[in-house]
RNA sequence: GGGCCCUUAGCUUAGUCUGGAAAGAGCACCUGGCUUCGAACCAGGGGGUCGGGGGUUCGAAUCCCCCAGGGCUCG
Numbered sequence: 001g002g003g004c005c006c007u008u009a010g011c012u013u014a015g016u017c018u019g020g021a022a023a024g025a026g027c028a029c030c031u032g033g034c035u036u037c038g039a040a041c042c043a044g045g046g047g048g049u050c051g052g053g054g055g056u057u058c059g060a061a062u063c064c065c066c067c068a069g070g071g072c073u074c075g
Stems, first nucleotide, its partner, number of pairs: 001074007010027004020058001029045005051067005
């Protein structure tokens, strides 16, 4: 340098193929209950605009282009 894949909440991740109803889940975190205290358990709650930018579209996490980071591979 070429090719392919990945990047969504603090962490792990679903959704992307086939664009469309408010972006979900688990863990963690916060509050309350329970408990002598804590853990576990129960109830409730906050947190992302989907790596960055641009484009297409009535509408983009999802399609296209550029860039960044990471992985595999070819030379």
About this RNA
The RNA shown here (transfer RNA) has 75 nucleotides and comes from a Microcaldota archaeon. Its Rfam family is "tRNA". Rfam links the family to the GO term triplet codon-amino acid adaptor activity. It is annotated as a transfer RNA. The coordinates come from a structure-prediction model, not an experiment, and the mean pLDDT is 81. The organism belongs to Microcaldota, within Archaea.